This is a predicted complex of two RNAs, RNase P RNA and transfer RNA, with 399 nucleotides together. Rfam match: Bacterial RNase P class A. Its family is annotated with tRNA processing, ribonuclease P activity and dimeric ribonuclease P complex in the Gene Ontology. By type it is a ribozyme.

RNA sequence: UGUAGUCGCUGGCCUUUUUGGCGAGAGGAAAGUCCGGGCAGCAUAGGAUACGGUAGUUGCUAACGGCAACCGCGCGUAAGCGUAGGAACAGUGCCACAGAAACUAUACCGCUAUUACUUCGGUAGUAGUAAGGGUGAAAAGAGUGGGGUAAGAGCCCACAGAUCUCGAUGGUGACAUCGGGGUGGGGUAAACUCUACCGGCUGCAAGGAGACCUAGAUACCGUGAUCCGCGGAUGGUCGCUCACCGCUAGACCUCGUAAGUAAUUGCGCGGCUAGAUAGAUGACUACAAACUAUUAUUUCGGUAAUAGCUACAGAACCCGGCUUA
RNA sequence: AGGGGCAUAGUUCAUCGGUAGAAUAAGAGUCUCCAAAACUCCAGAGCUGGGUUCGAUUCCUAGUGCCCCUGCCA
Numbered sequence: 001u002g003u004a005g006u007c008g009c010u011g012g013c014c015u016u017u018u019u020g021g022c023g024a025g026a027g028g029a030a031a032g033u034c035c036g037g038g039c040a041g042c043a044u045a046g047g048a049u050a051c052g053g054u055a056g057u058u059g060c061u062a063a064c065g066g067c068a069a070c071c072g073c074g075c076g077u078a079a080g081c082g083u084a085g086g087a088a089c090a091g092u093g094c095c096a097c098a099g100a101a102a103c104u105a106u107a108c109c110g111c112u113a114u115u116a117c118u119u120c121g122g123u124a125g126u127a128g129u130a131a132g133g134g135u136g137a138a139a140a141g142a143g144u145g146g147g148g149u150a151a152g153a154g155c156c157c158a159c160a161g162a163u164c165u166c167g168a169u170g171g172u173g174a175c176a177u178c179g180g181g182g183u184g185g186g187g188u189a190a191a192c193u194c195u196a197c198c199g200g201c202u203g204c205a206a207g208g209a210g211a212c213c214u215a216g217a218u219a220c221c222g223u224g225a226u227c228c229g230c231g232g233a234u235g236g237u238c239g240c241u242c243a244c245c246g247c248u249a250g251a252c253c254u255c256g257u258a259a260g261u262a263a264u265u266g267c268g269c270g271g272c273u274a275g276a277u278a279g280a281u282g283a284c285u286a287c288a289a290a291c292u293a294u295u296a297u298u299u300c301g302g303u304a305a306u307a308g309c310u311a312c313a314g315a316a317c318c319c320g321g322c323u324u325a
Numbered sequence: 326a327g328g329g330g331c332a333u334a335g336u337u338c339a340u341c342g343g344u345a346g347a348a349u350a351a352g353a354g355u356c357u358c359c360a361a362a363a364c365u366c367c368a369g370a371g372c373u374g375g376g377u378u379c380g381a382u383u384c385c386u387a388g389u390g391c392c393c394c395u396g397c398c399a
Base pairs, nucleotide, nucleotide: 001288002287003286004285005284006283007282009025010024012022013021014020027312031323032322034321035320036319037318038317039203040202041201042200046228047227048226049225051199052198053197054196055195056070057069058068059067060066071085072083073082074081075080086194087193091192092191093188094187095186108133109132110129111128112127113126114125115124116123117122143159144158145157146156147155162183163182164181165180166179167178168177169176170175207245208244210238211237212236213235220232221231222230223229252271253270255268256267257266258265259264289310291308292307293306294305295304296303297302326395327394328393329392330391331390332389335349336348337347338346343379352366353365354364355363372388373387374386375385376384
């Protein structure tokens, strides 16, 4: 831990009148409260701003940040696995240390030209140069080959690749393939921000359930960020109270069938499956199972006996997910 | 049950994404006859895992622990 029995505990129903009978009684996560919805109140939740959230496409769904399928990217021989996956020419910020220079480029070493000096080895100055070295996570951001040059450089050319854009074809779409043209200006948005879309706020400690008196304002109160808007009289007296309702039958469960690649949905038969409020769901006995320890035995695979223990945990308005155990 | 917040040195608190700092306590030394005080020196930390980033205490995410608030009423 499972099955059976006995005794309890919490609800329900019946009979009776304080007992008895029948039947039910934790989970896959009831947890974390990370999302979403129902439900309730405030306007049938309305407008603007702020704030917050999400981020490929299509679909599913009550809804979602969930799920399914697909696209792109990365890894892998492959099957497959992973993916917070909009925008860095709208703007702003940041890029420590090192390094010449960290984004309006720059000249430390090197290379080249030239001038001066020279002990003829070089040294110093000026100018050119980002191909090479060095620093760094990152160096101006397009590789190879050729041309070009004093030396060099997309400076020019060819091919390949990147990116933007236009067109054609395929696809619902993300996108893919092909063709034309342009470009050669780092990274960071889990930095501010921009774009698109979504979100009113509060949560069952929500909230509901009386009687009487009095009023008719632009004030006050409520709408749990602000303004508008909207609603209400405010207030007073008595009474009830940790009691009742909300509270458990629901986007429910089992099976079958149909549609769909799937998530999911439709239909049919059957079923009822906890409702406590300091919080029930437990204890004992018998048998059985798993694990651990000891002992015995062994054909070294195990077997037997005894003892102990029973994974994580545990409803609290409900449900769909996610995450964690 | 619901909601909110926090975690940094033994303790109390700081820290724009760029070597984590202060006070106090602890230890050693100076001073003193010995202590105390004072002065000098020294050691000591980001709750845990994963991610973004060149770089994380800081940003995001999952967990762990702790603290606080809310009681029926018009």